[in-house]
Context: one part of a larger RNA
RNA sequence: GAUGAACGUUGGCGGCGUGCCUAACACAUGCAAGUCGAACGGAUACCUUCGGGUAUUAGUGGCGCACGGGUGAGUAACACGUGGUUGACCUACCCCAAAGUAAGGGAUAACGGUCCGAAAGGACUGCUAAUACCUUAUAAGCCCCCGAGGUUUAGAAGCUCGGGUGAAAAGUUCAGGCGCUUUGGGAGGGGACUGCGAGCCAUCAGCUGGUUGGUGUGGUAACGGCGCACCAAGGCAACGACGGCUAGGGGGCCUGAGAGGGUGACCCCCCACACUGGAACUGAGACACGGUCCAGACUCCUACGGGAGGCAGCAGUGAGGAAUAUUGCACAAUGGGCGCAAGCCUGAUGCAGCGACGCCGCGUGAGUGAUGAAGGCCUUCGGGUCGUAAAGCUCUUUUCUAGGUGACGAGGAAGGACGGUAGCCUAGGAAUAAGUGUCGGCUAACUACGUGCCAGCAGCCGCGGUAAAACGUAGGACACAAACGUUAUCC
Numbered sequence: 001g002a003u004g005a006a007c008g009u010u011g012g013c014g015g016c017g018u019g020c021c022u023a024a025c026a027c028a029u030g031c032a033a034g035u036c037g038a039a040c041g042g043a044u045a046c047c048u049u050c051g052g053g054u055a056u057u058a059g060u061g062g063c064g065c066a067c068g069g070g071u072g073a074g075u076a077a078c079a080c081g082u083g084g085u086u087g088a089c090c091u092a093c094c095c096c097a098a099a100g101u102a103a104g105g106g107a108u109a110a111c112g113g114u115c116c117g118a119a120a121g122g123a124c125u126g127c128u129a130a131u132a133c134c135u136u137a138u139a140a141g142c143c144c145c146c147g148a149g150g151u152u153u154a155g156a157a158g159c160u161c162g163g164g165u166g167a168a169a170a171g172u173u174c175a176g177g178c179g180c181u182u183u184g185g186g187a188g189g190g191g192a193c194u195g196c197g198a199g200c201c202a203u204c205a206g207c208u209g210g211u212u213g214g215u216g217u218g219g220u221a222a223c224g225g226c227g228c229a230c231c232a233a234g235g236c237a238a239c240g241a242c243g244g245c246u247a248g249g250g251g252g253c254c255u256g257a258g259a260g261g262g263u264g265a266c267c268c269c270c271c272a273c274a275c276u277g278g279a280a281c282u283g284a285g286a287c288a289c290g291g292u293c294c295a296g297a298c299u300c301c302u303a304c305g306g307g308a309g310g311c312a313g314c315a316g317u318g319a320g321g322a323a324u325a326u327u328g329c330a331c332a333a334u335g336g337g338c339g340c341a342a343g344c345c346u347g348a349u350g351c352a353g354c355g356a357c358g359c360c361g362c363g364u365g366a367g368u369g370a371u372g373a374a375g376g377c378c379u380u381c382g383g384g385u386c387g388u389a390a391a392g393c394u395c396u397u398u399u400c401u402a403g404g405u406g407a408c409g410a411g412g413a414a415g416g417a418c419g420g421u422a423g424c425c426u427a428g429g430a431a432u433a434a435g436u437g438u439c440g441g442c443u444a445a446c447u448a449c450g451u452g453c454c455a456g457c458a459g460c461c462g463c464g465g466u467a468a469a470a471c472g473u474a475g476g477a478c479a480c481a482a483a484c485g486u487u488a489u490c491c
Base pairs, nucleotide, nucleotide: 001490002489003488005487006486007485008484009483012362013361014360015359016358017357018355019354020320025318026317027316029315030314031313034063035062036061039060040059042057043056044055045054046053047052070273071272072271080197081196082195083194084193085192086191089190090189091188094186095185096184097183098182099181100180101179102136103135104134105133111126112125113124114123115122116121142166144164145163146162147161148160149159171178172177199245200244201243206236207235208234211233212232213231214230215229216228217227218226248270249269250268251267252263253262254261255260275296276295277294278293279292298309299308300307301306326352328351329350330349334348335346336345337344338343365395366394367393368392375386376385377384378383400428401427402426403425404424405423409418435480436479437478438477439476440461441460442459446475447474448473449472450471456463457462
């Protein structure tokens, strides 16, 4: 000098930040991901000109739920950073361009009926729709196979031409549109590979059997021992393999003249995880925090047969701890999901609340005032000092209190959680506001009394055994100030 700090004493206000560093301990309760009726058939309610219409919505279907938010357990690794490679790859929604959107079919949920169960939930049967599902047609182009051409490459890729095989679609509407299918390109996003960089221990010296390579096959969006079969016997290591310990990485942050040292809270990027372990399904994307299945521990319900759950989301509770906040308001703004839209959802976010936790700013009055008042302390008893300090007089109103007015943030009208806030105006009255540490040297600041190696102090040196500037108290002084000290940690 610094801190996500804590503790002690003290404490007026505002702005901007910031706040479980410990038990990745366990969690009551509420909320945190829905939306679309302009995909579909129903149901309910209301209206009805009896044609139908309006509203709501459980279900089918679509998109989203892989984002956003949290945490740092694991990980010393291509996890991260940086530079490359991908002739080994993927990409929903969005943009551009081209071609199309033809003909049919069978189901099923909802609903009705019967039944089982304490519940969670389920069984059988009957009916029905679609942008759900299936079949056929067509194919500009596309995939695959065969052949030819020339170019590039280490070699395959890609390109052009010819032949063959295969694969598509969905409608809806207020008739403007919104969609659907195929192909090529783009943007943004991602996967994989790789050079280099980056902890400690050698009191860890040898490690390795899918191990290292090949052939084939499977698998993947894709290369690859990624998996498997067979074959070979390799591969790594003192330039530190293997093992152990520790740890999320980076931008940054702190310190320092720098080099360096320390660190990885908040904010941004990446990674990993979601009660513990394992697995896949769906999907453009997950091996998926608020999805599924299995196993385990724990908690809860039960009619004992069986079920339910996962705050490392936002609040909040218990526990742990020196220690860390409200079960708040709003979608007004920004952004996200869905929707043609109106809009709905959004504990993201915007705000408010609590904490001197940090930084910054402001205030606790200004001028005048000597009989140097009273009082305290000291005294050589003359006086000195607190001290212009106080009182008194004059003035001001930042702040405070009360009242009035009152925004910007909302780019054409209306629409503001914050917020009757900020700001502005008026009135009142010095009014509402100072402490903490130290005073032997280092180190700015000294006397008196008490105590008597006691009580105590102390960062180091050291003080205290009868005049202690070092202990305690008082007066005075010094330092900083809404803070001041102490402790811890880093430079």